[in-house]
Molecule: Bacterial RNase P class A
Organism: marine eukaryotic metagenome
RNA sequence: AGGCGAUCGCCGGAUCCAAGCGGAUCGGGAGGAAAGUCCGGGCUCCAUAGAACAGAAUGGUCGAUAACGUCGACCGGCCGUGAGGUCAGGGAAAGUGCCACAGAAAAUAAACCGCCCCAAACUGGGGUAAGGGUGAAACGGUGAGGUAAGAGCUCACCAGCGAUCAGGGUGACUUGGUUGGCUUGGUAAACCCCAUUCGGAGCAAGGUCAAACAGAGAGAAAUCGGUUUCGUUCGAACCGUUCGACUCUCGGGUGGGCUGCUUGAGCGUGCUAGCAAUGGUUCGCCUAGAUAAAUGGUCGUCGAUCGGAGGUUUUAGAACCUGUGAUGACAAGACCCGGCUUAUGAUU
Numbered sequence: 001a002g003g004c005g006a007u008c009g010c011c012g013g014a015u016c017c018a019a020g021c022g023g024a025u026c027g028g029g030a031g032g033a034a035a036g037u038c039c040g041g042g043c044u045c046c047a048u049a050g051a052a053c054a055g056a057a058u059g060g061u062c063g064a065u066a067a068c069g070u071c072g073a074c075c076g077g078c079c080g081u082g083a084g085g086u087c088a089g090g091g092a093a094a095g096u097g098c099c100a101c102a103g104a105a106a107a108u109a110a111a112c113c114g115c116c117c118c119a120a121a122c123u124g125g126g127g128u129a130a131g132g133g134u135g136a137a138a139c140g141g142u143g144a145g146g147u148a149a150g151a152g153c154u155c156a157c158c159a160g161c162g163a164u165c166a167g168g169g170u171g172a173c174u175u176g177g178u179u180g181g182c183u184u185g186g187u188a189a190a191c192c193c194c195a196u197u198c199g200g201a202g203c204a205a206g207g208u209c210a211a212a213c214a215g216a217g218a219g220a221a222a223u224c225g226g227u228u229u230c231g232u233u234c235g236a237a238c239c240g241u242u243c244g245a246c247u248c249u250c251g252g253g254u255g256g257g258c259u260g261c262u263u264g265a266g267c268g269u270g271c272u273a274g275c276a277a278u279g280g281u282u283c284g285c286c287u288a289g290a291u292a293a294a295u296g297g298u299c300g301u302c303g304a305u306c307g308g309a310g311g312u313u314u315u316a317g318a319a320c321c322u323g324u325g326a327u328g329a330c331a332a333g334a335c336c337c338g339g340c341u342u343a344u345g346a347u348u
Base pairs, nucleotide, nucleotide: 002302003301004300005299006298007297008296010029011028013026014025015024016023017022031330035341036340038339039338040337041336042335043202044201045200046199055198056197057196058195059194060074061073062072063071064070075089076087077086078085079084090193091192095191096190097187098186099185112132113131114128115127116126117125118124119123140158141157142156143155144154145153159183161180162179163178164177165176166175167174168173206259207258208257209256213252215250216249217248218247219246224240225239226238227237228236229235266285267284268283270281271280272279273278304327305326306325307324309322310321311320312319313318
C1' cells in the first nucleotide's frame, strides 16, 4: 500500500416516528499479508494417581516473552577487502552402516610405479608409506640423527588432541603455563546415543431457548369417539382398553433463534529501564462482527509511476516547468492473539 469531496447502493449500531409493514436522521464498516494453516499461546470441552516404554519435536550461551521451533545480544565455524552475511551449532574416542568415479589402497587394512636386499636373469621372494600417480578426502609438517632402503624408529621446533593449573567472563568461550602418548579421515536433516519439551480435540469448541416429529406417562368432570335404544336429531345407558382423536406432563434436540462475539498479552502519545529483543508508567481513544456471508460502482480534484509533446537550463548526462494520455499490484475477515513462510506495486 493512494488523500480529500460529491453521489447511487450493501451490512451492522444508536436515536426518533409508526398499530404494523416500515420510514427518517446521525455515526461505523478488511490486510500487510486478512493467505498457507507451518509453530506457539489464550479460551472451551473431554481425559488424567505415579513411573517407564514407544513416538514426535528441538539442540552453542545468556536473555526477552503468556508461550514458541520465534526474537535480541554475545560466543564459535565458514564466506566477504569491508560494512556485513550465513550455520539443524550436542556426541564420530559407545556401537553399526555408508564414502560415487578414479585409484594399489577409502580406514587399522593395503605395494600400481619407484626405492632397497636376496635369489636369479622370462622373472620370483622379502623389506619400504620417504618419492610418483588417483581422488572431494590418502593415515601430522619441517629439519637432523638413523637405516640395505625407509619409517615418530629417535630427537628438536611447529600444528593438533587429551589431562591439569592459573588469569578474564554470569556463561558459551578465551589467554597463558605445565605435562602425556607421538597423531586419532569424513558422514548423525544415516541408524543410533545423550539432554530438554510434549494428553486429545477444536468456535462446526461449548452453553442456552425450542417449532415439527419418533417415543413415554397421566386424565375421563365437561368435550369427543364407539355400541345399544328407533330411520334421523336430541336425550338416556354402557364402554373408552393391549381403537383412534383430544388435553396435560416428560423427553431427546432436527430446522431455526440467542449466546460464545469482540475491551483486548488492545491502539496512540509522552516519560522512563535496557546495547537490543522487550518491560514499566502518565494521559487519551474504542477502531468490522457479517452467516452464504456486507465493505461496491460512478464522477471531480490533488498526489504517485510510465509514455510521448513543447519550453528553459546545461559541454554532456540530466534536471526543472507547462499542458496531455495511460496505469494503479498481491489479495479480502469468519473466536482471538504472538511468530514464521509465501504472494505483491511503488519508493529508498